[in-house]
Context: one part of a larger RNA
């Protein structure tokens, strides 16, 4: 390459918007490009193939034939693709009504803690650890009490609990904004999947400029351990953790499981909405347990598939070398993205 393949063995792009493309409901009608079909033309010669001839055969040589699966004209067919129309409501969406929820984004409020400070009580220790010791502390520590400052995080409710594309999101209250479910079936009428580029958003760290700093704390310094300790403990403690704009674009960014669709026994718990024959039963949509067939190398998946189909995107192709080199992009820089050989097993 074909082809198999992607949870865990190599492999699902960190995530959505979307732009070419690719694929797409049911009914007439037309059209005939793709499709099939028929017939012409053309498809050099040599090779090959089938049958004759010629060298005693054969190898080889020679002639005729069919083939040359293609390509084009013309004509036919009209399922099934495409085009063009017209019409439909189950796909998609709009529109009322309902309730939902730690979804964002802004400003505000609120206590417990914790450190600081003042100022009272009190009087010798405090803290820490396997035991200590660096530190603190008669210039009065620690403890306890009262006021005050600060900055950061929200005990319990909290839960296999909700929301969110992912990352993630949790004290109260208000504003602004977004969602998704459930009822009705009124409206548009395939508008609809799916996405290389391309844009967006994307934990912790870090990085540029201002602010801010309680706590905890890379780095550093001291104290221990210990042969040694450039660590584990303990004392301190600068960047950071925190707010604003900006950049950067990474992860075990994980379900290690790409989106969307339809189809396929049940049991059980919970969330949100709705309906009744309201102790309960039922639908619909999410969260989760367990199991039929199936699938799976097993593990294990099992209507929230890892089943049984389409349909579109990314990836994978033996280990090291190496996510390195070099080159291009990108980035202040850190350093990203794209990715290689030689060699070796």
């Nucleotide at each position: 390459u074909u082809g198999g393949g992607u949870u865990u063995a190599a492999a699902g792009g960190g995530a959505g918007c979307g732009u070419a493309g690719g694929c797409c409901g049911g009914g007439g009608a037309u059209u005939a490009g793709g499709u099939g079909u028929g017939u012409u033309g053309u498809g050099a010669a040599a090779u090959g193939u089938a049958g004759g001839c010629g060298c005693c055969c054969a190898a080889c040589g020679u002639c005729u034939g069919a083939c040359g699966u293609g390509c084009a004209g013309c004509g036919c067919a009209u399922a099934c693709u495409g085009g063009u129309u017209c019409c439909c409501u189950u796909g998609a969406g709009u529109g009322c009504g309902c309730g939902c929820a730690a979804c964002g984004c802004c400003g505000g409020c609120g206590g417990a803690a914790u450190u600081c400070g003042u100022c009272g009580u009190g009087u010798a220790g405090c803290g820490g650890u396997g035991a200590a010791a660096u530190g603190c502390u008669u210039a009065g520590a620690u403890a306890u009490g009262a006021c005050g400052a600060a900055g950061a995080a929200c005990c319990c409710c909290g839960a296999u609990u909700g929301c969110g594309a992912a990352g993630g999101c949790a004290g109260c209250c208000g504003g602004c904004g977004g969602g998704a479910g459930c009822g009705c079936a009124a409206c548009u009428g395939a508008c609809g999947c799916u996405g290389a580029a391309g844009c967006u958003c994307g934990a912790a760290g870090g990085u540029g400029c201002g602010g801010g700093u309680a706590u905890c704390g890379a780095a550093c310094a001291g104290g221990a351990u210990u042969a040694g300790a450039u660590a584990c403990c303990c004392u301190g403690g600068u960047a950071g953790u925190c707010c604003g704009c900006a950049c950067g674009g990474u992860a075990a960014a994980c379900g290690a499981u790409g989106g969307a669709u339809g189809c396929c026994c049940g049991c059980u718990g919970u969330c949100g909405g709705c309906g009744c024959c309201u102790u309960g039963c039922g639908c619909c949509g999410g969260c989760g347990g367990c199991c039929a067939a199936g699938c799976g190398a097993a593990a294990g998946c099992g209507u929230u598939a890892a089943g049984c189909a389409u349909c579109c995107c990314a990836c994978c192709u033996g280990g090291g070398g190496a996510g390195u080199a070099c080159g291009c992009c990108g980035g202040c820089a850190a350093c990203g993205g794209u990715g290689a050989a030689a060699c070796u097993c």